[in-house]
């Protein structure tokens, strides 16, 4: 080297071209509720690895970079 997978909130993860300015769990805040903590309920925060391409429209399809894995001599 060359070929194939995989990159999405801190974390695990939904999504298959319009119903997504992107759900959901846990975690984090804050506020009920408790004599306190815990539980529980409520509400918040907070993400599409990068560049470019194709489309009226991309997280999604295509090419390229980075990064992680697996396969070949």
């Nucleotide at each position: 080297g060359c070929u194939c997978c995989c990159a999405u909130c801190g974390u695990c993860u939904a999504g298959a071209g319009g119903c997504c300015u992107a759900g959901g769990a846990c975690a984090c805040c804050a506020g009920a509720u408790u004599u306190u903590c815990a539980u529980u309920c409520u509400g918040g925060c907070g993400a599409c690895a990068c560049g470019a391409g194709u489309u009226c429209g991309a997280a999604u399809c295509u090419c390229g970079u980075u990064g992680g894995g697996a396969g070949u001599a």
RNAcentral holds the sequence, with entries from ENA. A computed fold for a 73-nucleotide RNA from a Planctomycetota bacterium, annotated as transfer RNA. Rfam family: tRNA. NCBI's taxonomy places the organism under Bacteria, Pseudomonadati, Planctomycetota.